[in-house]
């Protein structure tokens, strides 16, 4: 001096919740507000948990009077079409997949930078 550390002091960050404002959401931002933090400064395009959202499969329900979409199927008819009927989709709730799709760094690894100096 620098590293592991985390006593002391001196600053510092701020969880819940609540209010306002953005987002479809998850959640972010500001104020009040401290549960806690020695990196709770920064990086989600290192990965991996969790959440959310898109589309697609499948399951589960609700509705299912008329109108009207889309696909399939029945009459009757046709060259074709219009027609009339019934299913599914279309609503919600969960599975799994799906996107360079998003949230979270105060879930965990990793990355990069930093105050202070007692054992």
């Nucleotide at each position: 001096u620098u590293c592991c550390c985390g006593a002391a002091a001196a600053g510092g960050c701020a969880a819940a919740a609540c209010u306002a404002c953005u987002g479809c959401a998850a959640a972010g931002u500001a104020g009040u507000g401290a549960c806690g933090c020695a990196a709770a400064g920064c990086c989600c395009a290192a990965g991996g948990a969790u959440c959310c959202g898109u589309u697609g499969u499948c399951c589960g329900g609700a509705a299912c009077u008329a109108c009207g979409g889309u696909c399939g199927g029945u009459a009757a008819g046709u060259u074709a079409a219009a027609u009339a009927c019934c299913g599914a989709c279309g609503c919600c709730g969960g599975a799994c997949a799906u996107c360079a799709g998003g949230a979270c760094a105060g879930c965990c690894u990793g990355g990069c930078u930093g105050c202070c100096g007692a054992a």
A computed fold for a 119-nucleotide RNA from Desulforhopalus singaporensis, annotated as c-di-GMP-I riboswitch aptamer.
The coordinates come from a structure-prediction model, not an experiment, and the mean pLDDT is 78.
The organism belongs to Desulforhopalus, within Bacteria.
It was read from a public genome assembly, where an Rfam model found it.